Transfer RNA from Vicugna pacos, 72 nucleotides, folded computationally. The source organism's lineage runs through Eukaryota, Laurasiatheria, Artiodactyla, Camelidae and Vicugna. RNAcentral holds the sequence, with entries from Rfam. Rfam family: tRNA. Rfam's curators write: Transfer RNA (tRNA) molecules are approximately 80 nucleotides in length. By type it is a transfer RNA. The prediction has a mean pLDDT of 81.
RNA sequence: GAAGUUAUAGCUUCGUGGUAGAGCAUGUGCCUAGAAUGCACAGGGUCCUGGGUUCAAUCCCCAGUACCUCCA
Numbered sequence: 001g002a003a004g005u006u007a008u009a010g011c012u013u014c015g016u017g018g019u020a021g022a023g024c025a026u027g028u029g030c031c032u033a034g035a036a037u038g039c040a041c042a043g044g045g046u047c048c049u050g051g052g053u054u055c056a057a058u059c060c061c062c063a064g065u066a067c068c069u070c071c072a
Stems, first nucleotide, its partner, number of pairs: 001071001003069002006066002010024004018055001026042005048064005
């Protein structure tokens, strides 16, 4: 220099053009003599950034940023 993949909650990750979910973690309550485990509830997302298409974009298109892989 060229090609490709990925970017979603504190971490690991589903998801699909129509108001975003799970597990772990955190907090509260119940349980216990006490703790652990377990159960219930809650909080926590401008879905990497900026534009475009669309009635509507996490999703489609363009550009950029970052990580990774490969080629030279």